[in-house]
RNA sequence: GGUCUGUUCGUUCAAUGGUCAGGACGCAGGGUUUUCAUUCCUGAAAUGAGGGUUCGAUUCCCUUGCAGACUA
Numbered sequence: 001g002g003u004c005u006g007u008u009c010g011u012u013c014a015a016u017g018g019u020c021a022g023g024a025c026g027c028a029g030g031g032u033u034u035u036c037a038u039u040c041c042u043g044a045a046a047u048g049a050g051g052g053u054u055c056g057a058u059u060c061c062c063u064u065g066c067a068g069a070c071u072a
Stems, first nucleotide, its partner, number of pairs: 001071007010025004018055001027043005048064005
C1' cells in the first nucleotide's frame, strides 16, 4: 500500500428499518438488617464524526477517525 472486520451507558454484551436503545456487572438513592455484607425496589448513564437513501436509520450506502486481522 491492498483486502476484510469491529466501533453502542463507566465495563461487557444485545437490538428484523418503527424499541421509552435493553441485559449483566459497576454507580447513586431507598427498603430489609443493631451495623456491615447479602437480598429487594427505584434511578442516572450510550449508538466514533460528517453526508446520503427513506415517511422513519444503531440497522442500508458513501467519505473519514480509531482499533485489529490477513496479504504484498

Transfer RNA from Paraflavitalea soli, 72 nucleotides, folded computationally.